Context: one part of a larger RNA
RNA sequence: UGAUGGGGGCCCACACAAGCGGUGGAGCAUGUGGUUUAAUUCGAUGCAACGCGAAGAACCUUACCAGGGCUUGACAUGCUGUGAAUCCUAUCGAAAGAUAGGAGUGCCUUCGGGAACGCAGACACAGGUGGUGCAUGGCUAUCGUCAGCUCGUGCCGUAAGGUGUUGGGUUAAGUCCCGCAACGAGCGCAGCCCCCGUGUUUAGUUGCCACUUGAAAGUCUGGAACCCUAAACAGACUGUCGGUGAUAAGCCGGAGGAAGGUGGGGAUGACGUCAAGUCAGCAUGCCCCUUACGCCCUGGGCGACACACAUGCUACAAUGGCCGAAACAGAGAGCUGCGACCCCGCGAGGGCAAGCUAACCUCAGAAACUCGGUCUCAGUUUGGAUUGCAAGCUGCAACUCGCCUGCAUGAAGCCGGAAUCGCUAGUAAUCGCCGGUCAGCCACACGACGAUGAAUCCGUUCCUGGGCCUUGUACA
Numbered sequence: 001u002g003a004u005g006g007g008g009g010c011c012c013a014c015a016c017a018a019g020c021g022g023u024g025g026a027g028c029a030u031g032u033g034g035u036u037u038a039a040u041u042c043g044a045u046g047c048a049a050c051g052c053g054a055a056g057a058a059c060c061u062u063a064c065c066a067g068g069g070c071u072u073g074a075c076a077u078g079c080u081g082u083g084a085a086u087c088c089u090a091u092c093g094a095a096a097g098a099u100a101g102g103a104g105u106g107c108c109u110u111c112g113g114g115a116a117c118g119c120a121g122a123c124a125c126a127g128g129u130g131g132u133g134c135a136u137g138g139c140u141a142u143c144g145u146c147a148g149c150u151c152g153u154g155c156c157g158u159a160a161g162g163u164g165u166u167g168g169g170u171u172a173a174g175u176c177c178c179g180c181a182a183c184g185a186g187c188g189c190a191g192c193c194c195c196c197g198u199g200u201u202u203a204g205u206u207g208c209c210a211c212u213u214g215a216a217a218g219u220c221u222g223g224a225a226c227c228c229u230a231a232a233c234a235g236a237c238u239g240u241c242g243g244u245g246a247u248a249a250g251c252c253g254g255a256g257g258a259a260g261g262u263g264g265g266g267a268u269g270a271c272g273u274c275a276a277g278u279c280a281g282c283a284u285g286c287c288c289c290u291u292a293c294g295c296c297c298u299g300g301g302c303g304a305c306a307c308a309c310a311u312g313c314u315a316c317a318a319u320g321g322c323c324g325a326a327a328c329a330g331a332g333a334g335c336u337g338c339g340a341c342c343c344c345g346c347g348a349g350g351g352c353a354a355g356c357u358a359a360c361c362u363c364a365g366a367a368a369c370u371c372g373g374u375c376u377c378a379g380u381u382u383g384g385a386u387u388g389c390a391a392g393c394u395g396c397a398a399c400u401c402g403c404c405u406g407c408a409u410g411a412a413g414c415c416g417g418a419a420u421c422g423c424u425a426g427u428a429a430u431c432g433c434c435g436g437u438c439a440g441c442c443a444c445a446c447g448a449c450g451a452u453g454a455a456u457c458c459g460u461u462c463c464u465g466g467g468c469c470u471u472g473u474a475c476a
Stems, first nucleotide, its partner, number of pairs: 001476002003473003007470007015460002019423005026314008034305002042053002064300007073125001077124002079121005086103007107114002127289002130287003136283002138278003143272001148187006154163003167178003193266004198234007208223003213218001237260001240254005303442001316416001320375006332363003337356002342351003382413001387408004392403002429452004434447002
């Protein structure tokens, strides 16, 4: 100087407490361990691995296994020979591929040849998701959006080093004020950036309003006030008043205001820590393979199943289930696409087919909610697992191993031990909608969007993590 203490002081955080809802019990989905297997490819492993890489494993993907094949190779550059390229047919084969036959002979040219592409040959080489993340770059997680981490000069000390950065106040903040052998400065904090909340100006179609017409959808005409859209600007700064404080920084209360003391949210992550993670995104040193650890194909596997854990979904019901009627969003996506209306089908879906490169058309029905009816506490009109039959869709192909529909079947489950998680406001909880990936989809995931909309915070003794000062230490 650090690290550390079941030392001390001050302070913070959904850290505890107060409160609401869960997990842990059930069924299912997904991930992991284990076991099994020809293979169940690989990685991630306390917090910070386990709905993670994977924003889509039937083939492909795919890296794994079995079998069938290739060896200048699926891919790149260079050389020689040959043939334009390309297309079709037949045979063998599971395919990869092999053999044979036919069609075709184009472009540029200095007529030597050349360009593109195919085949054959020899060699330099290609190739490797093989190893090492403890050789690395880059990127990322975490402490932590915590308030810290340092430097120049000066001063102090023999030096390591200290001072500044400590102290008195204050703040979300090393934020600011005052003091001080320090005076300044840098990376962080804050602000500058984006979205939301108020207004003004500009603009007015596809959006908005009024009227006419019409059974309705809509149409015509008119308007630029409103709503909205989307660009610019204004607005909030402790500016103002009172109190308090040291006359400071600030704190408390008020006025005005759409908004008040960082207005709410996002992006933004200092010096460093963990030889943290990643050689399988990519790049890359070294080592290793080279008729194979490379490459092609078919089939299988990644989907196994006594069991254990993690994350979710659905429930256990009456604040509910079912039937009927009827209301109100936002944000998105669409031409290899979204696909109205109409017709067929109980339905998934099918047929025909308009519109839309989209404020125009479509996906699209929002759902919880509301109104009416029914069920009356039961393993039920709860719950929907599982299984049988039939059917639909995508796709060469749904057996291993897809999704969806109808009928039938109706399991466990009556609120969950020890323990444990999230959340402080338009939040939790509840409700649905959309998107990416994508032929389809195992999505109950992930990312966004709106609708309805709470309770509690006395307080900081305790648990956890963190910041500053101080102190003990046989630790470095």